[in-house]
Parts: sequence; C1' cells; structure tokens
RNA sequence: GGGGAUGUAGCUUAAUGGUAAAGCCUCAGUUUUCCAAACUGAUGACCGGAGUUCGAUUCUCCGUAUCCCCU
Repeated sequence: GGGGAUGUAGCUUAAUGGUAAAGCCUCAGUUUUCCAAACUGAUGACCGGAGUUCGAUUCUCCGUAUCCCCU
C1' cells in the first nucleotide's frame, strides 16, 4: 500500500427498513434477626459524518478503532 471482518448499556450477546431485546452488573423495594439467595421494579446503549427512504442499528459512500490475510 491492497483486500476482508467486526464496532449496540459498565461487561457478554440479540434484533433480515417500522417505538432496540435479554443475561450479568448497579440502584430501590419485598422477604430475612442480619447477610447471602429468591422475587418485583428502575437507571442506562446502536463508532462518527453524509446520502437514499415516509421512516435507517439495518442499505450506499467517506472517515475512524480493533483483528485477519496479501504485498
């Protein structure tokens, strides 16, 4: 330098163009003499920009971070 893959919550993963789901974590409550466990609830995310579209995590382009291959 060329090609490819992957960027979603604090972490690990879903979501085939239509209000972004769950597990663990955190917080609150119930229960318990207390703790742990259990149950209920809450907080919190689409790598950045542009385009297409009535509507984009999803499709296209550019950039960016990580990984792999070639040179």

Predicted 3D model of a 71-nucleotide RNA (transfer RNA) from Salinibacterium xinjiangense.
Model confidence (mean pLDDT): 82 of 100.
The RNAcentral record of the sequence draws on ENA and Rfam.
Rfam family: tRNA.